[in-house]
RNA sequence: GCGGAUGUAGUUUAGUGGUAAAAUAGCAGCUUCCCAAGCUGCGGUUGAGGGUUCGAUUCCCUUCAUCCGCU
Numbered sequence: 001g002c003g004g005a006u007g008u009a010g011u012u013u014a015g016u017g018g019u020a021a022a023a024u025a026g027c028a029g030c031u032u033c034c035c036a037a038g039c040u041g042c043g044g045u046u047g048a049g050g051g052u053u054c055g056a057u058u059c060c061c062u063u064c065a066u067c068c069g070c071u
Stems, first nucleotide, its partner, number of pairs: 001070007010024004018054001026042005047063005
């Protein structure tokens, strides 16, 4: 330099155009003499920019980061 893959919550991952979700972690409450465990609830997220569309995590373009391959 060329090609490809991945990017969603603190972490690990679902979600192939129609209200973004689960587990775990965090916080609060219940329970307990206390702790742990258990139960209930709460908050937080689509790497960035643009385009298409009534509507984009999803489709298109650019860009950024990481990884892989070729030279």
Transfer RNA from a Clostridiales bacterium, 71 nucleotides, folded computationally. Lineage of the source: Bacteria > Bacillati > Bacillota > Clostridia > Eubacteriales. It matches the Rfam family "tRNA". It is annotated as a transfer RNA. The sequence was found in a public genome assembly. The prediction has a mean pLDDT of 80.